[in-house]
Predicted 3D model of RNase P RNA and transfer RNA as a complex of 459 nucleotides.
It holds a member of the Rfam family "Bacterial RNase P class A". Rfam classes the family as a ribozyme. Gene Ontology terms of the family: tRNA processing, dimeric ribonuclease P complex and ribonuclease P activity.

RNA sequence: GCGGACGGCCGGAUGACCGCGCUCCGCCAGGGGUGAGGAAAGUCCGGACUCCAUGAGGCAACGGUGCCGGGUAACGCCCGGCCGGGGCAACCCGAGGGAAAGCGCCACAGAGAUCAGACCGCCUCCCGGCGCGUCCGGGCGGCAAGGGUGAAACGGUGGGGUAAGAGCCCACCGCGGACCGGGCAACCGGGACGGCACGGCAAGCCCCACCGGGAGCAAUGCCGCAUAGGGGCCUCGCGCGGAUGCCUGCCUGCAGGCCCGCAGGGACGCUUCAGCCCGAGAGGCCCGGGUUGGCAGCACGAGCCCGCCGGCAACGGCGGGCCCAGAUGAAUGGUCAUCGCCGGGGGCGACCCCGGAACAGAAUCCGGCUUACAGGCCGUCCGCGCAG
RNA sequence: UGCCGGGUCAUCUAAUGGUAGGAUAGUGGACUCUGAAUCCACUCAUCUUGGUUCGAAUCCAAGCCCGGCAG
Repeated sequence: GCGGACGGCCGGAUGACCGCGCUCCGCCAGGGGUGAGGAAAGUCCGGACUCCAUGAGGCAACGGUGCCGGGUAACGCCCGGCCGGGGCAACCCGAGGGAAAGCGCCACAGAGAUCAGACCGCCUCCCGGCGCGUCCGGGCGGCAAGGGUGAAACGGUGGGGUAAGAGCCCACCGCGGACCGGGCAACCGGGACGGCACGGCAAGCCCCACCGGGAGCAAUGCCGCAUAGGGGCCUCGCGCGGAUGCCUGCCUGCAGGCCCGCAGGGACGCUUCAGCCCGAGAGGCCCGGGUUGGCAGCACGAGCCCGCCGGCAACGGCGGGCCCAGAUGAAUGGUCAUCGCCGGGGGCGACCCCGGAACAGAAUCCGGCUUACAGGCCGUCCGCGCAG
Repeated sequence: UGCCGGGUCAUCUAAUGGUAGGAUAGUGGACUCUGAAUCCACUCAUCUUGGUUCGAAUCCAAGCCCGGCAG
């Protein structure tokens, strides 16, 4: 100098005038303060909070997650590591548990697709033929090396062996279950053994481990206004006892009530326990009518900034400082000036003229992920070329 | 604001993970004096981008578009 990899940041600045939302001061007039984002977005995950439906436990169904360790309130997120793949490298990518628990699928092609198989082919032997050859045709058999099909063909390469072949035998590689060493672990390394028996798919069912009750701020609570004091459907229920408890009635043992005990019933999959409710009612679902106002929820929070300490890091701890939108058809805008940035044109030049400036935009609030984004800045690292 | 459902020719619809099919419409031809009907042939599609798989309309993820519900 050229090419590349990774991480982080900014997203015009200042002022004046006219407006808008919220808030504070003021009797009024008026004045002061404050006012979008890195994604406020998609609603893809995880929570806080509230209600359904009182708490705790178990089971089933359904859904999700899935190498190992750590971080976190939690996560499908983040950090570190392992393994596999790509790249000369920096580095990047991976839904990455289990296919010897079971079921299912593997189209077409192909002889054969998982209890494999023989189309071409290789070979011994036998028979026949003539053009007598390392020939041709047929048959009983042996075989799977080579060809061919396919995404995938029942270990691979080399050697020995054989009629030809074959883990048939051997070496190396792969695979397998044990052993030894290292590591918290995933996993890595090692020497021996086994002669190879195990195809792929689980983002097909499934198995294993772990997690999850459902709904959502238009949740929910209160006030006001208004109407109705409604209608329909479903589920479970009317028990037993007190020989000496109490009350009433008839009247001397019966009836009713209260009380107590035991069973029974009730609460949105089932179930256990505790607690609560019921004694003729308890519980659940739906429809119709009215309101279309206000307040709370709702702005101090897993909060932001700086410093130190621990940790490789994610992150955690301590100390100090700060208060940072709150609307409800919904404010956060417009104009001008100066400067800065980019593009074009003019001028030797200082400079002048014209044009442009992204994605988007709070609505209960947080932690992530993903997607969109003009232009620009900073840092670390790798490869190649040249020069020293 | 929140929560759901769905995207296949121009239109309506089919398709166990294995060649995307049918009807209507369109174009050309045949038949007819002409048009319609009829017959024959042709054209046209899996919302987009990635991933899993030998193979994706189908399974998974992200995005885009459309529709519905809740005061």